[in-house]
Context: one part of a larger RNA
């Protein structure tokens, strides 16, 4: 892991509803008993329950009581049937849908594993080194001292047994629930080790790690309270039809749990409810606006005052790129400003349409983790698949077709069938069903990422001057004189620099645009003629293009490929879904006519199988049940036939009663 068999809302008691049934102003028995044919029989038994009157704390009083001194006052009441049985729906007490803790308590039983103790035993191959002490010799005045042997000291060395586990590798469904192998550590000691003994679960042991305390330890093992409890987590079995949520308020030691309420279904009563147009209200949002308030805030110009600098200062005063303030002009801001002020909602009235979509009772839920798009707003940075409100849609709980793929997007709501039709979004060169035409434009594969910024890309359109009295560009050709202006300077001559910027000759030339000199020079331009012969110069505005552009497969526009099969416009067609149409079948509500039938949570409906039981009627060795295999009926769940195989029991019908349906629970059990 496959296959088969087991596997979860049951029973009891009660309260409460619906749905039959009995009696009905009443209804039931209970416990026990008595008969029996012994059953799911009958009949006694009224103890005692429920109902029939309420109200008051009561005492009481009664269709009425209570408050109160009373009421023509208020609360409760007076009319409205109930009772008991069945059987199903939900509370609740009980293990109460079904496994599942960790853990608490208590009665034992364990220290043959190991940890520490106690008794008593036992082990440690060889070698090293050479403590203290002692002999002798030497040496002293006598000790200290020296040498030589001797002596054997030690949590001493080096190494086996023994005891340990240092690093590495192998094992890692192992040879093993701790090892193997090479390597290393200790190895007369705080050493190792036999056998008996001690003491234990909040205890003991512990050279101290929460270590050991029988592969178990931040509190052992077992029996038992015991089916602790689990607001969690996981599962929970047969069809079909009908509705059809919620992820929200609010209280909660409450936030992943409850209780009310709001949203789902069912059953009873009421007769609303929407939406459209009109009309009648109330706002103070969007906007705007501010010499209409409260604030805010910028710029100029007066003007005085008043501070304030600076200046003089005896005293008047004089000035300001400063400050407040007031007055004019200009132009602004505000969720907590408003002189104003919409669109929408909101509430009501009527007329149309719709047809119960609304409401009240009452059983019964389930949901209170939402999510993502537009839209208004808060936080956040006018960040976030971020948070938190509001309005909306989808999605949860919705296929399907469009976005290459992709809950939440775009378009559209899958009753079932059909080898018909027309369509939406989107598409129409091939992958791929389906297109051409027309005018533009784009050259970048731009289509087929992105900005601030950059450019004689290109197309269109406007503006402004200048042109046959010749414009723009080129060419030739002038480009002068007072004068080297004054001034500064070593020098300053058009061109370091301050200062002025005239005149004159002219077709025209600046007291000089730029190169350049050490200063002159010498090039150049403005500016003029000549040659040249038609448009050129300079700004905006738009369209579509370029650059600005950097990452791991050539890695892409879904691909191919495309100059249109890119863009703009415009015109006619066609594809294209489970939308709409048509055929034809089902169900659900409806008298019809017609109109509905996507669905999780969840409500209600109706059925189909399996085990027994009672009745009533069947089949069976001329082969029952199971099982294989095949035909077959029906809307499902299933049900009937044939034939083989198997070898003794099995069904119809109509009721009843459940140990009543399996794929999932790290389910049990067997089998493989």
């Nucleotide at each position: 892991g496959c296959c088969c068999g087991c596997g979860a809302g049951u029973u009891a008691g009660u309260c409460u509803g619906u749905a039959c049934g009995g009696c009905g102003a009443g209804c039931c028995u209970a416990a026990g008993g008595c008969c029996u044919a012994a059953c799911g029989g009958g009949c006694c038994g009224g103890a005692g329950g429920c109902g029939g009157a309420g109200c008051g704390a009561c005492a009481g009083c009664g269709a009425g009581u209570c408050c109160g001194a009373a009421a023509c006052g208020g609360g409760c009441g007076c009319c409205c049937a109930g009772u008991c049985g069945u059987a199903c729906g939900g509370g609740c007490u009980a293990g109460a849908c079904a496994c599942g803790a960790a853990a608490c308590c208590u009665u034992g039983u364990g220290a043959u594993c190991u940890a520490c103790c106690g008794u008593u035993g036992g082990u440690c191959a060889g070698a090293c080194u050479g403590a203290a002490g002692g002999a002798c010799g030497g040496g002293u005045a006598a000790c200290u001292c020296c040498g030589u042997c001797u002596g054997g000291a030690g949590g001493g060395u080096c190494g086996a047994a023994c005891g340990c586990g240092u690093g590495a590798a192998c094992g890692u469904u192992g040879a093993a629930a701790a090892g193997u192998u090479c390597u290393g550590c200790g190895a007369u000691g705080a050493a190792c080790u036999g056998a008996c003994g001690g003491g234990a679960g909040g205890a003991c042991u512990a050279a101290a790690a929460g270590u050991g305390u029988a592969a178990u330890c931040a509190a052992a093992c077992u029996g038992g309270g015991a089916g602790a409890u689990a607001g969690c987590u996981u599962g929970u079995u047969c069809u079909u039809c009908c509705c059809g949520a919620a992820a929200u308020a609010c209280c909660u030691u409450u936030a992943g749990g409850g209780g009310u309420a709001g949203c789902c279904u069912c059953g009873g009563g009421a007769u609303u409810g929407a939406c459209u147009a009109u009309c009648g209200g109330g706002g103070g949002u969007a906007g705007a606006g501010c010499g209409a308030c409260u604030g805010g805030a910028u710029g100029g110009a007066c003007a005085a005052u008043g501070g304030g600098g600076u200046c003089u200062a005896c005293c008047c005063g004089a000035u300001c790129a400063c400050c407040a303030u007031g007055u004019c002009c200009a132009a602004c801001c505000a969720a907590a400003c408003u002189c104003c002020g919409a669109a929408u909602a909101c509430c009501g009235a009527u007329a149309g349409u719709u047809g119960u979509a609304u409401c009240c009772c009452g059983g019964g839920a389930g949901a209170a983790a939402g999510a993502c798009u537009u839209c208004g707003a808060g936080u956040g940075a006018c960040a976030a698949u971020a948070u938190c409100c509001g309005a909306a849609g989808u999605c949860a709980a919705a296929a399907g077709g469009a976005g290459a793929a992709a809950a939440a997007u775009c378009c559209a709501g899958a009753u079932c069938g059909c080898c018909g039709g027309c369509u939406a979004a989107g598409g129409c060169c091939c992958c791929u069903a389906a297109g051409u035409u027309g005018u533009a434009c784009u050259u970048a594969g731009u289509u087929u990422u992105u900005a601030a910024g950059g450019a004689a890309g290109u197309c269109a359109g406007g503006g402004u001057g200048c042109a046959g009295a010749g414009a723009c560009a080129u060419c030739c050709a002038g480009g002068a004189u007072g004068u080297u202006g004054g001034c500064u300077u070593a020098g300053a001559a058009g061109c370091a620099g301050c200062c002025a910027c005239c005149a004159u000759u002219u077709a025209a030339a600046g007291a000089g645009u730029g190169c350049g000199u050490a200063a002159c020079a010498g090039c150049u331009c403005a500016c003029u003629g000549g040659a040249c012969g038609a448009g050129g110069a300079u700004c905006c505005u738009g369209g579509c293009g370029c650059c600005g552009a950097u990452a791991a497969u050539u890695a892409u526009c879904g691909g191919g490929g495309a100059u249109a099969a890119g863009u703009a416009c415009a015109a006619c067609g066609c594809c294209g879904a489970a939308g709409c149409c048509g055929c034809g079948g089902a169900c659900u509500c409806g008298a019809a006519a017609g109109a509905g039938u996507g669905g999780u949570a969840g409500g209600g409906a109706a059925g189909c199988a399996u085990u027994g039981u009672u009745a009533u009627u069947g089949c069976g060795g001329u082969g029952a049940a199971g099982c294989g295999a095949u035909g077959u009926g029906g809307g499902a769940a299933c049900g009937c036939g044939u034939c083989g195989u198997g070898g003794a029991g099995c069904g119809a019908u109509a009721a009843c009663a459940a140990g009543u349906g399996a794929g999932g629970a790290u389910g049990c059990g067997g089998g493989c």
Large-subunit ribosomal RNA, domain II from a bacterium, 672 nucleotides, folded computationally.
The prediction has a mean pLDDT of 85.
Rfam family: Bacterial large subunit ribosomal RNA.